[in-house]
This record gives sequence, structure tokens and C1' cells, in this order.
RNA sequence: UGGAGGAGGCGGGUGUCCGCCGGGCUCGCGCCCGGAGGAAGGUCCGGACUCCAGACGGGCAGCAUGCCGGGUAACGCCCGGCCGCGGUAACGCGAGGGAAAGUGCCGCAGAGAGCAGACCGCCCCCGGGUCGGCCGGGGGUCAGGGUGAAAGGGUGCGGUAAGAGCGCACCGCACCGCCGGUGACGGCGGUGGCACGGCAAACCCCAUGCGGAGCAAGGCCGAAUAGGGGGACCGAGGGUCGCCUGUCCCCGCAUCCCGCAGCCGCGGGUGAGGUCCCCGGGUAGGUCGCUCGAGCCGCGCGGCAACGCGCGGCCCAGAUGAAUGGACGCCGCCCUUCGGGGCACAGAAUCCGGCCUACAGCCUCCUUCAGUCC
Repeated sequence: UGGAGGAGGCGGGUGUCCGCCGGGCUCGCGCCCGGAGGAAGGUCCGGACUCCAGACGGGCAGCAUGCCGGGUAACGCCCGGCCGCGGUAACGCGAGGGAAAGUGCCGCAGAGAGCAGACCGCCCCCGGGUCGGCCGGGGGUCAGGGUGAAAGGGUGCGGUAAGAGCGCACCGCACCGCCGGUGACGGCGGUGGCACGGCAAACCCCAUGCGGAGCAAGGCCGAAUAGGGGGACCGAGGGUCGCCUGUCCCCGCAUCCCGCAGCCGCGGGUGAGGUCCCCGGGUAGGUCGCUCGAGCCGCGCGGCAACGCGCGGCCCAGAUGAAUGGACGCCGCCCUUCGGGGCACAGAAUCCGGCCUACAGCCUCCUUCAGUCC
């Protein structure tokens, strides 16, 4: 200098005037302060908060997650590591448990796709022959070719008629032992000629986790009988939110009333709750929830990091027919037909932690590779 990789940041600035929303002060006129984002977005995960269900378990089903260690309120998120794959490297990517439980699948091609496989080729033997190469028959072979995503370890030497873990060395693999590591895993040594093809984002198995609805939650105020009212029938059982179930708990029956009866008692009412039918009201009112919070900034300490701890400082939208806008200057970029135009993606809706997606242009730092110069 150029190419590449990684991390982080900005994303028009400023002034005047007129408006809009919220807050404070004021009797009032009015004055002062604050007013979109890194994604406010998709609504995909995890929570806070609220309501529903009486509490705690067990089983089944369903869904999700799935190497190891850590972080966190929690997570399917983040950090660090291991292994595999890609890259010369920096670095990137990986739903990354189990295929010697069972079932299933492996299209096309190919001789053969899972109890392997002779299509071409190679080699041996026999016979024939028009005799260098051919033809027919029998046999051996998985070294080579060919098919495929995948063909029952790889390379080399020996061996053989040709071959073959057939034998040997090294690598790989399996098992055993030792060592290192919290662990995933790694290293070393020994034994074994090598068995057990792949697919679980196929069923499945194993382990772990999971109730539902959502701020239009929900509370209060005003009106109303309003989680309401009435009727019929059933009624000794009923009450948990996927289904079944256990223990406990709660409600009801038990009590009480009426009639009959000499008595035991019988019938009816009451009765938790259930089924069906009928009637009515409310909703486009107000207010709370509502924005001070797992908050933001700075410094120090611990940690490789995610993050944690301590100290100090700060208050930073809160609307609901839903505010956050407009005009004119100056400056900075871009375009220009020189008049001017434009400034990426995008607009809060209860709040927080993530993920994913969109994003013109620009800036900073680090790393790696190549070249050149000193």
C1' cells in the first nucleotide's frame, strides 16, 4: 500500500417564530421544563404485573429444548471452551443426546444399497481353431475401471497364477489401562486384523422444562336487580384450567319447618350444585393501573469474558378521534436541467431481558495475508 476478517459507534447540526402533548408555577395574562428508536418494527422466545382455577403431588398425552462449564430474575438468550466442517490465515458455521432397544427409509444410476456384490477387467485350467491377438466351457479374484450422497478401513511393502488384513509397518477404528482437565475432551501405552454403512429438523428411546388468558389484564366512580333476574326438571353430592387420579381443605346433606302416624318412620319444603328455557342490562364515559425501572451515566475493584460488587451523580414521552409538527435563515454532505430538490430504515401505546428482520452514507479500533521500502 492492497485484499480479507472481527468489534464498536454516529445516523444531519444549529438559531428564531408559530403550533401540539405532558408536568410545574400563577387569581389571571403568561412563564419555565420535558417530548420517539437502534431498531419504537416482526410479535418469535423469556420474565415482571393482573385476573381465572381451593392447596400440594403422581401417571398419561401434547409441546419445547438437547456437547461441556459459567452468566442471568429467567430464557430456546449471552460468554468461554471442546469436537466436527470450511478458509493459507485472521476467523466463520454447526437442533452437536441415543443407530451393538425396536420399526421404517436409502429415489435415480448401478452387477450389487445391507444376511453385500462378478458389469467391464485381471488370473488359472480344459477343449476347439483358419494358430501372435480368436471362440466355447469350468473356476479363482474385489487390486483396477465404471455407478452413486454412500460400495464392508487408508497408504506402502511383502505375498500370489491373479488377488485379498492373507502377512507386516504407519495412520484410522474398537476395547483396556495410565496421565492431564471441574467437564466436554485430549495425550501416551498395550491388546485386537477390523467387527458395528447412513438417516432420529423419520417414528421412537432417554433426560430436562412447561396451567390459561392478557394493560381491550384488572381496580374504582356514576346509572342499574346487573360475575344479574325469573321459571321448569334433576338433586346427595359438589368444588382445581388438557385427561385421569391420590392426600388434605372448603361448600352442601346432617340442622330446621309443615303434614301424616301409637312408635320405628313416611311425604313435602329448605338445600351445594347441575341441565334446559325465558327476560334484561352494559360496551365507542371518567379515573387509577401509567411509567423510578432486573433504570441511565461516570469511576474503582473482581472476572479471559458474559457479568457481578461498591461509591458518586441523574430523572429521561406517557398520549387514548392517540401529541412529538410547520415556516424561514446559516452550516455539513448528495444530486442538479443552476431555478432548486433531497438527507437511510423507520413513528412509542403496560414495562423489561433477548432473538430476528430493515437500514443511504460515514467514523474509530484491532487482527490476518500478500507486496514494497527502511
A computed fold for a 374-nucleotide RNA from a Thermoanaerobaculales bacterium, annotated as Bacterial RNase P class A. Its Rfam family is "Bacterial RNase P class A". Rfam classes the family as a ribozyme.